[in-house]
RNA sequence: CGGAGGAACUCUGGAGAAGCCCGCUCGUUCAGCGGGUGCCGAAGGUGCAAGGCGAAACGCCGAAUCUCUCAGGCAAAAGGACAGAGUGGAUAAU
Repeated sequence: CGGAGGAACUCUGGAGAAGCCCGCUCGUUCAGCGGGUGCCGAAGGUGCAAGGCGAAACGCCGAAUCUCUCAGGCAAAAGGACAGAGUGGAUAAU
């Protein structure tokens, strides 16, 4: 000189499942708090296949949109894995 991928930030798209029941607050609804039943899987978290480590173990390491449903969620809004575009630096290769 060069400036990738990843991370960060901004914008856009973005699924599923109860606007459930009871009590209290509230003039009513929405909503909040407490309890109950039924569901969802895409924040986060749990579990593990191949393979690896180990003398060996039912041990340890080990992925997902799989799994569990702890947390979260079940009108809209918000959130949202993931995807696309952009911003401005740093770094690597060369």

Annotation: Glycine riboswitch aptamer, 94 nucleotides, folded computationally. Model confidence (mean pLDDT): 78 of 100. It matches the Rfam family "Glycine riboswitch aptamer". Rfam links the family to the GO term glycine biosynthetic process.